[in-house]
RNA sequence: CUAUAUAAAAGGCAAAAUUGUUGAAAAGCAAUGACGCAAAGCCAAGGGCCUAAGGAAAACUAAGGUAGCCGGUUACUAUA
Numbered sequence: 001c002u003a004u005a006u007a008a009a010a011g012g013c014a015a016a017a018u019u020g021u022u023g024a025a026a027a028g029c030a031a032u033g034a035c036g037c038a039a040a041g042c043c044a045a046g047g048g049c050c051u052a053a054g055g056a057a058a059a060c061u062a063a064g065g066u067a068g069c070c071g072g073u074u075a076c077u078a079u080a
Stems, first nucleotide, its partner, number of pairs: 002080004012037002017032006035068001041073003046070002048066003054061002
């Protein structure tokens, strides 16, 4: 440097649900919690998905979200 994640060590993150709070909503944040995760770190100017306040006669529509869907990118440990 590249590939891999079977075993081990050190640690890390935290689904659902509940409570509080922000928001039109999707959803976010905090606490409890522990389904899982080898990138469940970061990126929403690539694709997908969710929402539709506002707009529109209606169909619809992202400037809103989602990285725990794919993707991009950086990185710990071990092995080869």